Small-subunit ribosomal RNA from bacterium AC2042, 1423 nucleotides, folded computationally. The sequence is in RNAcentral, with records from ENA and SILVA.
């Protein structure tokens, strides 16, 4: 110090989420050693079993047990008076059970339940207090007296214990005695911190102590005083949440008086008083020991209170007191209450929150260890007793540091493994192997009785009277521990996490929206760097991750340090309490401040230096610091306060106009309705069009006259007024108000405002009124799939008045209010001043635009969203939800306060750039429109769907598939199905071994493929052998098997649509904009012009090829005007190249000219010239990109699959199937026609396994013979037209399907399944619904002719060539597609887009139900 997550991209809000530290942790995986430190956060849930307070015989009566000594008696052995043993007795003696007394058991050890409290902390008092044991002073310690326990005896009981006699001591209990510097009281009262009081000195008067042991020196005791400890009590300020908890409180709050206590005090109690505490949060409810400290954090702050230190509370619950210096007592007593034990059933017994340990809860937390050696305590003279306090040990990676697990060399970079690869290698990896070294560690040995010992006893010496010193003596849990030393021998010791981004580090095999990962975004659907696994890598490393949880990161609650137009977020508006803040100036004070200085802020702890454990951790000394709190000085500028003055703030008071400002009342004229009459007829109304409605009982329309009621045309306007809501004919009365001017008055009197109170559109409520309009609900008509709408006819409440509620609105400027300050321009209301009557200028207001500043921008901009101050009021993801609950209003409706659970990772604001609109604006295109010609009805042809089939083989499937791939499916093609066969293979090649020429007529089996049999049958050679080939075995092969969503390459589309970027510069915070906008022009981002942009690139155009006209050059195989010859005729032949015609080069056309418009660019013309005129026709020519378009069956490739088969060969079916849908055509419905017979005119293209002609034969398809062309040389003759004739509107002389019949061709074969030719048969069909296609000129339409494939051909198709040849275009409203440019947008997979609600079926959750059963809790009464 941040990163990641909203969007195609940005900016900013905003929430989520990560990386860091931390823990009494737990959980997985792994685990060598040492040192330090820590360990039941859960059930204050129960507890077996030990042990955790005892001591003192130097206080006392005794003598149970032990010893020693005596003494008697027995017994053994003898050394004959000695030793063992046994027993009794003796309290003289060491000593002591159990018993009286002291003295302690109020400490040390535990836990945190309770408690929001003077409980803690921190200061400050107690003159209102008490202290055992300790220290120092003073004074004293005289006489007496009765009991009890123990021990004996004896009774009751299962027991635990209870009584009953009897004798007995004391430092055990009493009584008198003395007794002051103690206590009370009286008189006085020096003096004293403010006072309530306190009180020195002195004099009186009452009351009040004791205890003795040992035995000559030390303890004990009893009274006072002083200290020191230890405690007790009052204060002040600190100390969590919730107002959905607002009112608590009768001992309550205070006073007199008296109890009572160590002491004050309603602590208690009588009596009088009504106070006492609360918005500065009482009460009441949840939580909870507080504090030094702990983490965390840059710090303010946040969160925490294990383990050590101090305080408080507590001991099974509850309650009580007793005893003591001190307790209302953890291991003491009662008493209740549960719970557990033991009983003879009548009764007792107990408390681990002491230290081990059990059980239970739990995710989870240790041994029934070991010493008084130190420390420390209790007793006691002391030895010494006691001590689970405490000191060690033990178990546990929980937690910090610290050592190891080797170091060095060691490439042909081994060998396996893993991937990569250009096949050379890389990596793992100097890693291993293998040499050398070294021994912390680790096992053995073995030294070191290390420091921690200081002390006690006991002796002796100085002082001198309890210290010090020196001798001796004896004390070690831990421990033969630490630490040292020698051997051994790399020996005994590495693992866990992650490798898509964050976030350091990557390939592979598996898996296929399965299995799983995930802290967020999120991954996985057949190439997963994200899942499992292996290889490598990264990180940390005796550890590594995971959960949990705290605090940073989060300026995400903002004091440091946040906002509130539009992202959340200004109360709808005034009035005003409380509170907050407040003008100039003068003196005073010092409470806030500022600053000195005392005193306290325990110690550890962190902190700086130092020391000590081999080092660190750890320990330990010494300093600062502990930011507070308190006293005592100083200082006086701000703030506070006191006193004083002043006017500019506010207010008031003259004058003078303003104004839909309010409220009451009165008046008007138009308009609608409705009544009366009057004129007059069919028809009105109403609509997008209608219908319901009204009307011959006379509507509508007109006219006159009445009746209501409601609203106020023009004027009118960015106009005026008001606090806001609002306020609009006229006029009258009353009632508010700003501004202006004048500076006369008062002197800060201001501002702002939780609470309160008051107004508050519209609709809504109650009550009485009113009702012309208009018009929720409600009825009809209509639209409509439906229409509980919108739209019509009608209509109730209301809509209007009076009076009371209601209290909300996008109640908005989405902008709270008040005061100051800070460039300007325009306009308009109000009032003033100057004035030259043009206009300047002032103050208040209402508007537009802009500098500076702001701002996320978009916009504010003196009327701020800018710079300040003060005061309210209000936000902290987004949904649940302004939702339940609970409270307060309210007649209701409803309003105000207002959450949680869950749930998602965004929601949301501006603003770009697209894309979209039944949103604008200008343009284009056979898009519409005008036309001419089809399609859609028939027949047949071809495709396609979709049935069917062994197989109908694949692909293409809106435009942009469907005479498409296929420019030729009878076999073959061939990819498909059935049968038969081969497996190194049907082709191709390496090498190895054996054989042979190779091949091979021909037979014979078979459907064939093949197989068998075989006549005949080698080259070249340097003799080594090669060439060919047959078999076998290895290596490669082979696959129209998947994936076109893994690709190249190629194609279609939008679209020949005019767009599509880039460099510098510029504006933007920033995606991005500019340029490429804007006029005007163009087929065209084509050009002009203007422009913060100048420029450039890919597209547009043109440079290519063709056709249209001239012109050079060059003439065969083309041509023939001129010369010649010749034919029946013919460029037929010589000849020529003039024309046409070949095919090379070259001109032309540029808005150049001329009018008119036009700034230019460009436009316009029956213009002029030209073979063509404004791009001269047509062809190729396809930017940036869009459809994951279309193709692994054209090719070629990643990958994956097959290998006696998904390969390959062969025969035969199939692709040609058929109820049926559809798409492209052909042929036709006939007379602008058919038929028959004459006749006349291209252009292009192929052509020797061919094209052709000729005679000849057949009616004809067709053949036999002959000829011609390897082509400007040969074929070669087009139909439609024209002429002539038939035909007479009919299913016909139209139409030609089907079907018979005979044939001809082609090829191996025309059965399935060819083509043509003759005869005959002649079917739907009479111009075709909705609805659609194509075309603007040599085009549509209409006519032949060729060509590729090809053995023949389903071709009516595909390319392509000419002949003949129009109609029509007002225009751009609509329809389809497209460009520019603007606007709105919640879209961006981009409208086929987003996105609301319901709802079958099935799972989750919760809720509600007549009731019925149980348990716990809280209120109320009442006892």
């Nucleotide at each position: 110090u941040g990163a990641g997550u909203u969007u195609g991209a940005u900016c900013a809000u905003g929430g989520c989420u990560c990386a860091g530290g931390a823990u009494g942790a737990a959980c997985g995986c792994u685990a060598g050693c040492u040192a330090c430190a820590g360990g039941c956060u859960u059930a204050a849930c129960a507890c077996a079993u030990g042990c955790a307070a005892g001591u003192c015989g130097c206080g006392g009566g005794g003598u149970a047990a032990c010893g020693a000594u005596g003494u008697a008696g027995a017994a053994a052995g003898c050394u004959u008076g000695c030793u063992u043993u046994c027993c009794a007795c003796a309290g003289g003696c060491g000593a002591c059970g159990a018993c009286c007394g002291g003295c302690g058991c109020a400490c040390g050890g535990g836990u945190g339940a309770g408690u929001a409290a003077c409980g803690c902390g921190u200061a400050u008092c107690c003159a209102a207090c008490c202290u055992u044991c300790c220290c120092a002073c003073u004074a004293c310690c005289a006489c007496g007296g009765g009991a009890u326990a123990g021990c004996c005896c004896g009774u009751c009981g299962a027991a635990a214990g209870a009584c009953g006699g009897a004798u007995u001591a004391a430092u055990a209990c009493c009584g008198u005695a003395u007794g002051a510097a103690g206590u009370u009281c009286u008189a006085a009262g020096c003096g004293g911190a403010c006072a309530u009081c306190c009180a020195a000195a002195u004099a009186g008067a009452a009351c009040u102590a004791a205890a003795g042991g040992u035995u000559u020196a030390g303890c004990g005791g009893c009274a006072g005083u002083g200290g020191a400890u230890g405690g007790g009590g009052a204060u002040g300020c600190g100390u969590c949440u919730g107002a959905u908890u607002a009112g608590a409180u009768a001992g309550u709050u205070g006073g007199u008086g008296a109890g009572g206590u160590a002491a004050c005090g309603g602590c208690u109690c009588a009596c009088c008083a009504a106070g006492u505490c609360a918005a500065c949060g009482a009460u009441c409810a949840g939580u909870a020991g507080g504090g030094g400290u702990u983490c965390u954090g840059a710090g303010a702050g946040g969160a925490a209170g294990g383990u050590c230190c101090c305080c408080c509370a507590c001991a099974u619950u509850g309650g009580a007191a007793c005893u003591g210096a001190g307790a209302c007592a953890c291991g003491g007593u009662c008493c209740a209450a549960a719970c557990u034990c033991c009983u003879a059933c009548g009764g007792g017994a107990g408390g681990c929150a002491g230290c081990a340990g059990u059980g239970a809860g739990g995710a989870a937390u240790a041994u029934u260890g070991g010493u008084c050696a130190a420390u420390g305590g209790g007793c006691g003279a002391g030895a010494g007793c006691c001590u689970g306090a405490a000191c060690c040990a033990g178990c546990c990676a929980a937690g910090u540091a610290g050592c190891g697990u080797g170091c060095a060399g060691g490439a042909u970079g081994a060998c396996g493994g893993c991937c990569c690869u250009a096949u050379g290698g890389g990596u793992u990896g100097u890693a291993a192997a293998c040499u050398g070294c070294u021994u912390u560690u680790a096992u053995a040995c073995g030294g070191g009785g290390a420091u921690a010992a200081a002390g006690u006893g006991c002796u002796c010496c100085a002082c001198g009277u309890g210290u010090g010193g020196a001798g001796u003596u004896u004390u070690g849990u831990a421990g033969g521990u630490a630490c040292c030393g020698u051997a051994u021998g790399a020996a005994u010791a590495a693992g866990g996490a992650c490798c898509g981004g964050c976030u350091a580090a990557u390939u592979c095999c598996g898996u296929g929206c399965c299995a799983g990962c995930a802290g967020c975004c999120g991954c996985g659907g057949u190439a997963a760097u994200a899942c499992g696994g292996a290889a490598g890598g990264u990180c940390c490393g005796g550890g590594c991750g995971u959960u949990a949880u705290c605090c940073g990161g989060a300026u995400u609650u903002a004091u440091u340090g946040g906002g509130u137009u539009u992202a959340a977020a200004g109360g709808g508006a005034g009035c005003g309490u409380a509170g907050g803040c407040c003008g100039u100036u003068u003196g005073g004070u010092a409470a806030g401040c500022g600053u000195g200085u005392u005193g306290u802020g325990a110690a550890a702890u962190g902190u700086a230096g130092g020391g000590g454990c081999u080092c660190a951790a750890c320990c330990u000394c010494u300093g600062a610091a502990u930011u507070g709190c308190a006293g005592c000085g100083c200082g006086a500028a701000c703030u506070g306060u006191c006193a004083g003055a002043c006017u500019u703030g506010a207010g008031u008071g003259u004058g003078c106009a303003c104004g839909a400002g309010g409220u009451a009342g009165g008046c008007g004229g138009a308009a609608u309705u409705c009544g009366u009459g009057g004129u007059g007829u069919a028809g009105c109304g109403g609509u997008g069009a209608a219908a319901u409605g009204c009307u011959u009982a006379g509507a509508u329309a007109u006219c006159a006259c009445g009746a209501a009621g409601a609203a106020c045309u023009c004027c009118g306007a960015u106009u005026g007024c008001g606090a806001a809501g609002g306020c609009a004919g006229c006029u009258u009365a009353c009632c508010g108000g700003a501004a202006c001017a004048c500076a006369a008055c008062u002197g800060a009197c201001g501002c702002u405002g939780a609470a309160g109170c008051u107004c508050g559109a519209a609709g809504g409520u109650g009550c009485g009124g009113g009702u012309a309009u208009c018009g929720a609900a409600c009825a009809g008509g209509a639209u409509u799939a439906g229409a509980u709408a919108c739209c019509c006819u009608g209509g109730u409440a209301g809509u209007c008045c009076g009076c009371a509620c209601a209290g909300u609105a996008a109640a908005c400027g989405a902008u709270g209010g008040a005061u100051g300050c800070c460039c300007g321009c325009c306009g308009u209301u109000g009032g003033g001043a100057u004035u030259u009557u043009g206009a300047u200028u002032u103050c208040a207001g209402c508007g537009g635009c802009c500098a500076a500043g702001c701002g996320a921008a978009a916009g504010c901009g003196u009327u701020a969203a800018g710079c300040a101050u003060c005061c309210c009021a209000c936000c902290u993801g987004g949904g649940g939800a302004g939702u339940a609950c609970g409270c307060c209003g309210g007649c209701a409706a409803c309003g105000g306060u207002g959450a949680a659970a869950c749930u998602c990772a965004a929601a949301g604001g501006a603003a770009u750039u697209g894309a979209c609109g039944g949103g604008g604006g200008c343009c284009c295109g056979c898009a519409c429109a005008a036309g001419c010609g089809g399609a859609g009805g028939a027949a047949c042809a071809u495709g396609u769907g979709g049935u069917u089939u062994a197989a109908u083989u694949c692909g293409a499937u809106g435009a942009u598939a469907c005479g498409c791939g296929a420019g030729g499916a009878a076999c073959c093609u061939u990819a498909c199905c059935c049968g038969g066969g081969c497996u190194u293979a049907a082709a191709u090649u390496a090498c190895a071994g054996a054989g042979g020429a190779a091949g091979g007529a021909a037979a014979c089996a078979g459907a064939g493929a093949u197989g068998u049999u075989g006549a005949c049958g080698c080259c070249c050679u340097u003799c080594g052998g090669g060439g060919c080939u047959u078999c076998u075995g290895u290596g490669a092969a082979g696959g129209u098997g998947c994936u076109g969503c893994a690709u190249g390459g190629u194609u279609g589309u939008c679209g020949u649509c005019a767009g599509c970027u880039c460099g510098u510069g510029c504006c933007g915070u920033g995606a991005g904009g500019u340029g490429u906008c804007g006029g005007c022009u163009u087929a065209a981002g084509u050009g002009c012009c203007a422009u913060a942009a100048c420029g450039a690139g890919c597209g547009c155009a043109a440079c290519c090829c063709u056709u249209g006209u001239c012109u050079a050059u060059a003439g065969u195989u083309g041509c023939c005007a001129u010369c010649a010859g010749g034919u029946a005729a013919u460029g037929c032949u010589g000849g020529g190249c003039a024309c046409u015609c070949u095919a090379u080069g070259g001109a032309u056309a540029c808005u150049g000219c001329c009018a008119c418009c036009g700034c230019a660019a460009g436009g316009u013309g029956u213009g002029a010239g030209g073979a063509a005129g404004g791009u001269g026709g047509g062809g190729a020519u396809g930017a940036c990109g869009u459809c994951a378009a279309a193709u692994c069956a054209g090719c070629a490739c990643g990958g994956c699959c097959c290998u006696u088969a998904c390969g390959u060969c062969c025969g035969g079916g199939g692709c040609u199937a058929c109820a049926c849908a559809c798409g492209u055509g052909u042929u036709a419905c006939a007379a602008u026609g058919g038929c028959g017979c004459g006749u006349a005119c291209a252009g292009a293209a192929a052509g020797u396994u061919g094209g052709c002609u000729g005679c000849c034969u057949g009616c004809a398809a067709a053949g036999u013979c002959a000829g011609u062309c390897u082509a400007a040389u040969c074929a070669a003759g087009a139909a439609a037209g024209c002429g002539c004739g038939c035909c007479c509107c009919a299913g016909u002389u139209c139409g030609g399907a089907c079907u018979g019949a005979g044939g001809u061709c082609u090829g191996c074969a025309a059965c399935c399944c060819g083509a043509c030719c003759u005869c005959a048969c002649g079917a739907a069909g009479c111009u075709g619904g909705a609805u659609u296609c194509g075309c603007u000129a040599g085009u549509a339409a209409u006519c032949g002719c060729g060509c590729a494939u090809c053995a023949g051909c389903c071709a009516u198709g595909g390319c392509g060539c000419g002949g003949u040849g129009a109609a029509u275009a007002c225009g751009u409203u609509c329809c389809c597609g497209g460009g520019c440019c603007u606007u709105g947008u919640a879209c961006a997979c981009a409208c086929c887009g987003c996105c609301c609600g319901u709802c079958a079926a099935g799972c989750c959750a919760u809720g509600a139900a007549a009731g019925c059963c149980g348990g716990g809790g809280g209120u109320g009464c009442c006892u």